Annotation
Predicted 3D model of a 75-nucleotide RNA (transfer RNA) from a Candidatus Woesearchaeota archaeon. The prediction has a mean pLDDT of 83.

[in-house]
This record gives sequence, C1' cells and structure tokens, in this order.
RNA sequence: GCUGCCGUGGCUUAGCCUGGUUAAAGCGCCACGCUCAUAACGUGGAGAUCACGGGUUCAAAUCCCGCCGGCGGCA
Repeated sequence: GCUGCCGUGGCUUAGCCUGGUUAAAGCGCCACGCUCAUAACGUGGAGAUCACGGGUUCAAAUCCCGCCGGCGGCA
C1' cells in the first nucleotide's frame, strides 16, 4: 500500500443479508420484599438514539460514501 471481518447500555452478545410502531437478552448496578443477618430467590427501576460524519428514503442500527479504532490476510 491492497484486502476481509468487527465496533449496539458498565461487560458479553442478538438484531443488519430482506429498512417499518416501544433497539432485545444474560450478567452487573439501584430500590423494595424475604431473612436475626448475608447470600440465594422474588418484584420493580435506571442505563445504548447503534464508534464518528454525511447521503438516499415518508422512514436507517439495517442501504450507500467518507473517516477513526481493533483483529486477520496479502505485498
């Protein structure tokens, strides 16, 4: 230099190909219940506008372009 894949709550991931009402799950976190108490268990809650910028569209996590970062391959 060329090229493939990945980036979504604090963490790990699903959803993307085939655009469509509230972005889902586990763990973690907070409150309450339970208990003599802790853990476990139960109930409820907060938390991501999808790395970032732009485009297409009535509508974008999803399609297109750019860019940044990570991993791999080729040279």
The RNAcentral record of the sequence draws on ENA. It matches the Rfam family "tRNA". It is annotated as a transfer RNA.